[in-house]
RNA sequence: GCCGACUUGGCUCAAUUGGUAGAGCAACGCACUCGUAACGCGUAGGUUGUAGGUUCAAGUCCUGUAGUCGGCA
Numbered sequence: 001g002c003c004g005a006c007u008u009g010g011c012u013c014a015a016u017u018g019g020u021a022g023a024g025c026a027a028c029g030c031a032c033u034c035g036u037a038a039c040g041c042g043u044a045g046g047u048u049g050u051a052g053g054u055u056c057a058a059g060u061c062c063u064g065u066a067g068u069c070g071g072c073a
Base pairs, nucleotide, nucleotide: 001072002071003070004069005068006067007066010025011024012023013022019056027043028042029041030040049065050064051063052062053061
């Protein structure tokens, strides 16, 4: 230099090929317990790396760009 994959709550990952983002763990509250943990119930937390574009509608499609990993030279 070229090619490919990945980037989504604090962490690990989903989202049926465009229809408005969910789960587990963690956090917080309640209940339970003599008390703690575990188990149970509930709450909050995200404008999907970033900047644009297309569209009635974009995590998903297009372009630029940043980072991580791999391959080739």
Predicted 3D model of a 73-nucleotide RNA (transfer RNA) from an uncultured Clostridia bacterium. It was read from a public genome assembly. The coordinates come from a structure-prediction model, not an experiment, and the mean pLDDT is 82. Its Rfam family is "tRNA".